[in-house]
This is a predicted structure of an 88-nucleotide RNA (c-di-GMP-I riboswitch aptamer) from a soil metagenome. Rfam family: c-di-GMP-I riboswitch aptamer. Gene Ontology term of the family: cyclic-di-GMP binding. The model forms 95% of the base pairs in the Rfam consensus. Its mean pLDDT, the model's own confidence on a scale to 100, is 86.

RNA sequence: GAUAAAAGCAAACCUGCUGAAAGGCGGGGACGCAAAGCCAUGGGUCUACCACCACGCAAGGCGUGGUCAGGACAGCCAGGUUGCCGAA
Numbered sequence: 001g002a003u004a005a006a007a008g009c010a011a012a013c014c015u016g017c018u019g020a021a022a023g024g025c026g027g028g029g030a031c032g033c034a035a036a037g038c039c040a041u042g043g044g045u046c047u048a049c050c051a052c053c054a055c056g057c058a059a060g061g062c063g064u065g066g067u068c069a070g071g072a073c074a075g076c077c078a079g080g081u082u083g084c085c086g087a088a
């Protein structure tokens, strides 16, 4: 970073598996991406099994609401790192 070339990845949606969930993996599928390759370092966003608090109930438990990442998101931004081509 080009009306280039050769490649690559794969949003939504459908579907199978997995997880408490967010989500992840596989198949189909392409919205798009010059790193939409990799990395959870800094922000940010999402979820809340467990735990804690409150309230309620048919009360050894169950339900609703709230708080909480050690869970998740790299296609949110910044950062690190590797990589294809070579016009302006």
Base pairs, nucleotide, nucleotide: 001085008033009032013028014027015026016025017024018023031075037081038080039079041078042077043076044073045072046071051067052066053065054064055063056062057061